[in-house]
RNA sequence: GGGCGUGUAGCUCAGGGGUUAGAGCACCGCCCUUAUAAGGCGGGGGUCGAUGGUUCGAAACCAUCCACGCCCA
Numbered sequence: 001g002g003g004c005g006u007g008u009a010g011c012u013c014a015g016g017g018g019u020u021a022g023a024g025c026a027c028c029g030c031c032c033u034u035a036u037a038a039g040g041c042g043g044g045g046g047u048c049g050a051u052g053g054u055u056c057g058a059a060a061c062c063a064u065c066c067a068c069g070c071c072c073a
Stems, first nucleotide, its partner, number of pairs: 001072007010025004018056001027043005049065005
């Protein structure tokens, strides 16, 4: 330099045009317990990598860029 893939909560990931953006773990509170763990209930936390475009509508589609990974040179 070229090709491909990935980027969404603190971490691992789902969601592939519309409904309030979600799950597990983690964190916080309460219950339970003599206490801890386990378990039950509830809660906080996201400008969906950036910019622009398409569309009535974009996390999703398109373009460019950025970061990371793999392959080729």